[in-house]
Model confidence (mean pLDDT): 83 of 100. A computed fold for a 557-nucleotide part of an RNA from a metagenome, annotated as small-subunit ribosomal RNA, 5' domain.
Context: one part of a larger RNA
RNA sequence: GAACGAACGCUGGCAGCGUGGAUUAGGCAUGCAAGUCGAACGAGACGUCCUGAUUUCAAUCUUCGGAGAGAGGUCAGGGCUGAGAGUGGCGGAAGGGCGAGUAACGCGUGAGCAAGCUACCCUCAAGUUGGGGAUAAUUUUGGGAAACUGGGGUUAAUAUUGAAUGUUAUUUUCCAGGGCAUCCUGGGGGAAUAAAAGGUGGGGAUUCUUCGGAACCUGCCGCUUGAGGAGGCGCUCGCGUGCCAUUAGCUGGUUGGUGAGGUAAUGGCUCACCAAGGCUUACGGCUAGCGGGUCUGAGAGGAUGACCCGCCGCACUGGGAUUGAGACACUGCCCAGACUCCUACGGGAGGCUGCAGUUGAGGAUCAUUCGCAAUGUGCGAAAGCGUGACGAUGCGACGCUGCGUGGAGGAUGAAGGCCCUAGGGUCGUAAACUCCUGUCAUGAGGGAAAAGACGGUUCCGGACGAAUACUCCGGAGCCCCGAUGGUACCUCAAGAGGAAGCCACGGCUAACUCUGUGCCAGCAGCCGCGGUAAUACAGAGGUGGCUAGCGUUGUUC
Numbered sequence: 001g002a003a004c005g006a007a008c009g010c011u012g013g014c015a016g017c018g019u020g021g022a023u024u025a026g027g028c029a030u031g032c033a034a035g036u037c038g039a040a041c042g043a044g045a046c047g048u049c050c051u052g053a054u055u056u057c058a059a060u061c062u063u064c065g066g067a068g069a070g071a072g073g074u075c076a077g078g079g080c081u082g083a084g085a086g087u088g089g090c091g092g093a094a095g096g097g098c099g100a101g102u103a104a105c106g107c108g109u110g111a112g113c114a115a116g117c118u119a120c121c122c123u124c125a126a127g128u129u130g131g132g133g134a135u136a137a138u139u140u141u142g143g144g145a146a147a148c149u150g151g152g153g154u155u156a157a158u159a160u161u162g163a164a165u166g167u168u169a170u171u172u173u174c175c176a177g178g179g180c181a182u183c184c185u186g187g188g189g190g191a192a193u194a195a196a197a198g199g200u201g202g203g204g205a206u207u208c209u210u211c212g213g214a215a216c217c218u219g220c221c222g223c224u225u226g227a228g229g230a231g232g233c234g235c236u237c238g239c240g241u242g243c244c245a246u247u248a249g250c251u252g253g254u255u256g257g258u259g260a261g262g263u264a265a266u267g268g269c270u271c272a273c274c275a276a277g278g279c280u281u282a283c284g285g286c287u288a289g290c291g292g293g294u295c296u297g298a299g300a301g302g303a304u305g306a307c308c309c310g311c312c313g314c315a316c317u318g319g320g321a322u323u324g325a326g327a328c329a330c331u332g333c334c335c336a337g338a339c340u341c342c343u344a345c346g347g348g349a350g351g352c353u354g355c356a357g358u359u360g361a362g363g364a365u366c367a368u369u370c371g372c373a374a375u376g377u378g379c380g381a382a383a384g385c386g387u388g389a390c391g392a393u394g395c396g397a398c399g400c401u402g403c404g405u406g407g408a409g410g411a412u413g414a415a416g417g418c419c420c421u422a423g424g425g426u427c428g429u430a431a432a433c434u435c436c437u438g439u440c441a442u443g444a445g446g447g448a449a450a451a452g453a454c455g456g457u458u459c460c461g462g463a464c465g466a467a468u469a470c471u472c473c474g475g476a477g478c479c480c481c482g483a484u485g486g487u488a489c490c491u492c493a494a495g496a497g498g499a500a501g502c503c504a505c506g507g508c509u510a511a512c513u514c515u516g517u518g519c520c521a522g523c524a525g526c527c528g529c530g531g532u533a534a535u536a537c538a539g540a541g542g543u544g545g546c547u548a549g550c551g552u553u554g555u556u557c
Stems, first nucleotide, its partner, number of pairs: 001557004006553005013403006019396002026359003030356003035090003040087002047080011060067002097314003106241008116233003121229008129163001131161002138153006168194005173188006198221006206215003242286003249279003254276008289311004293304004316337005339350004367393001369392003375389001376387004406436004416427004440498001442493005450484001455479009501546005506527003512541005522529002
């Protein structure tokens, strides 16, 4: 000199863009952060409408016996609506947070898997036949303070389970081609094993019908089997990736083989047997997430890994599996432990290293805000719903950038301060005063872009199709949708009005005098100042530097 996720002191007008718990991976009150689908399924509360029965009130008519428009209550049946639960599907393995652990194939880079897996998505091929038995919800009856839970009856499905078929796949066999070996690819034959589920639109002849509909034709969404793709994941290897030798030897599943088990898959991954090997800057200790990058530097290098992006690891601590395409699973389960809470003392509940917020510790780090309008994502045919991701606003001079605090004129050089050789000098065109301007702030009025889609509706063209149905694709017109926000921006109004400080002045180092103090009080980055004329302390005037900041401290180069 440059830099910072900074802190402290003094000061502080506005805006834009960034950025903000670095310490106790300490403990957490409260709210929210993962749901969605009724076009998979049964049942259906509340509400409302219709019909019938019964009952209460009652206009009006009356032959005084009654009839009775209309209104209300109760019960029964039916239609519409569709809450909250439940079965089932998909998603809760993403998104978000943190860096404790890890010196490791963890990361980076370059290769390999002929040793592999892959839900959703895309392309292609084939299929989607016919049955069974349950169970939640519901109902009933128990247990328990609660959390929750036992028994009996009933019911559905794209839940579950046999059977059929087999394009095809797997195992086996033959041939051809290829390869670095185990082998791979293609073709042919026989045998064995192995699938499935429906839902929802439109249609007019015919058939059946419980008159609701179904069969039939056709479209869409699904389901099953297989091949390929895309993206994702798993495994292996070369090289690179801290400090300590005051750590020199380490190792028994250890190193290799055979066989078996296990895995999606190779492998001591695990086990039995056999051999006696294997490593050596190993082993041990300390520290640390890694990279793209960031800071500095002419570079080489050194330091660093906040924000953003990629990878890895973790989710109160330790262990374990289940489900699933994918987890050994942050807001799933089980066990143990510590802690907190409830309890009827028998037993239960919890996990902010999500967003806010609280407490503690600390020099130190913000709102218990608004919205799903945009982008993305989960579910859904879609409308849509959810989303503390995200988009926004707020707070903090924490950083960078921009703007302003006025401009021009104005000398008999006012007053006042300070200095003085008492003549004067200086603050100083500075002020006053005159003429202007209107950025920002203030008030008033107008007022965005971000909106494109999806969807609805009308029309045109095309595809499917028996079809002028439906559905899909393309185009045109209209409609619907904004948290920010009446914000940005524009116009008008008034008026210099509301807006300057901080540090330094002995040398290094730009900038000097007076007064006070008297080795005292104090200063200080180094050299060093201060003991009666201190340009070095304290105050004042002046000057220098930077400027909404300026200094100090810490850290890095």
Source information: The RNAcentral record of the full RNA draws on SILVA.